[in-house]
């Protein structure tokens, strides 16, 4: 050079004029300074924070699922264990139990978890060939998506782990690892799939959500209806202590569509040290980085860069294009988009010194 | 924005692991009947269940991802 493979980033740059939010002085003008993202989405998870019975217990529910660690927290990371793809760098895996129990395995097929349809052997009757009736056999047909460990040899009336080598799985024992497992050695122990079916086993989980809540103003009508005190009501699916009696609860009606807070200093970035394989921690400097409320972070031009397209006198010229998508209380993750483009390390193959 | 719910033929809807025809109605086309239309009889087309991916012999049905549409929030209290 080519095809790959794993990470990390970038994702328009610069100038003028015209505009918008929100801070600061300051006073109508006009300054200064700060204004979107890697996903701000999706709203699928986990948290902070606010509120509810400043209370608790049981049951159903309902997440999670190989082991070990990280971290506030997790379904998220990181390491490693097990299987599975690739020659290979590596990638992927809802990866606890089917030998607690219950369901189901449609069609086909004899049988779908306990069973003999054809076959093959044995014994009994009947007229030898063959029938019929008893037993044995899962070795061979055949069904199915799955058939009673697989393959070979012995055996045997025919067979069979019936016995024996090698595999493969269950168990016990020994060793090694914190563990998942791994080695190795016994023992024929050979027990169908499904749990993204019901359950079982282990951890965890109260409910709501910034339209949460807290405060001001303002305008209407709650002398509307209805449910109960052996009752009702919160914490919303149910049971019991405990609270509380109308500041309940349903329906119907009316009313406004304003301010302030919560609001952006937080498990915050950024550099470097030290610890650890790494996730991450932790210690020193420095840093401040939108807060709108229908809801800013835009337009227009020139001018550079990238990509196509066409022309060419190979100097350039012209056009057309320049992804996804956009903050609404704040983090940490995941999963989906997303032109183009860059850097690193590794792998396979070719060529050339 | 939060937070809750649907998605099968044009339309409405049943089917909630099991015969490789996904019922039925309404609508659409054809034929009959009529004079001609309706109505009514008889046939017939028309869907692979919103997209994709997974578990299972087998998926509309179960499980994950997206991707549309809907329908709730304040005061009087």
């Nucleotide at each position: 050079c080519a095809a790959g493979u794993a990470a990390a980033c970038c994702g328009g740059g610069u100038g003028a004029c015209c505009g918008c939010c929100c801070u600061g002085a300051g006073a109508u003008a006009g300054c200064a300074g700060g204004g979107a993202g890697g996903a701000a989405a999706g709203u699928c998870c986990g948290a902070g924070c606010u509120c509810u019975a400043c209370c608790g217990g049981g049951c159903a529910g309902g997440a999670u699922g190989c082991u070990g660690g990280g971290u506030a927290a997790c379904a998220c990371c990181c390491a490693g264990g097990a299987g599975g793809g690739g020659c290979g760098a590596u990638c992927c895996u809802a990866c606890g139990g089917a030998a607690a129990g219950u369901g189901c395995c449609a069609c086909a097929g004899a049988a779908a978890c306990a069973u003999a349809c054809c076959g093959c052997c044995c014994c009994g009757c009947u007229u030898u060939a063959a029938g019929c009736g008893g037993g044995g056999u899962a070795a061979g047909g055949g069904u199915g998506a799955a058939a009673u460990g697989g393959u070979g040899a012995g055996g045997u009336a025919a067979a069979a782990g019936c016995u024996c080598a090698c595999c493969a799985g269950c168990g016990g024992c020994u060793g090694g690892g914190u563990g998942a497992c791994c080695a190795g050695u016994c023992g024929g122990c050979u027990g169908g799939g499904u749990a993204a079916a019901c359950c079982c086993c282990a951890u965890c989980c109260g409910g709501a959500g910034c339209a949460a809540g807290a405060c001001c103003a303002a305008a209407u009508a709650g002398a509307g209806g209805g449910a109960c005190a052996a009752a009702g009501g919160g914490a919303u699916g149910c049971c019991c202590g405990g609270c509380c009696u109308g500041u309940u609860c349903c329906c119907c009606g009316g009313g406004u569509u304003g301010g302030u807070c919560g609001c952006u200093c937080g498990a915050c970035c950024c550099u470097g040290g030290u610890g650890g394989u790494a996730a991450c921690a932790u210690c020193a400097g420095g840093g401040c980085u939108a807060g709108a409320u229908a809801g800013a972070u835009g337009g227009u031009c020139a001018u550079c860069g990238c990509u196509c397209c066409g022309a060419u006198u190979c100097g350039u010229c012209g056009g057309a294009g320049u992804a996804c998508a956009g903050a609404a209380c704040u983090c940490g993750g995941c999963u989906u988009a997303c032109a183009g483009g860059u850097u690193u390390a590794c792998u396979u193959g070719g060529u050339c010194c | 924005g939060u937070g809750a719910g649907u998605g099968u033929a044009g339309c409405c809807g049943a089917g909630a692991g099991g015969u490789u025809u996904a019922a039925g109605g309404c609508g659409c086309c054809a034929g009959g009947u009529u004079g001609u239309g309706g109505c009514c009889c008889u046939g017939g087309a028309g869907a692979g269940c919103g997209a994709g991916g997974g578990u299972u012999c087998g998926a509309a049905u179960c499980c994950c991802u997206c991707c549309a549409c809907u329908c709730a929030c304040c005061c009087c209290a």

Two RNAs folded together computationally: RNase P RNA and transfer RNA, 430 nucleotides in total. It holds a member of the Rfam family "Bacterial RNase P class A". Model confidence (mean pLDDT): 79 of 100.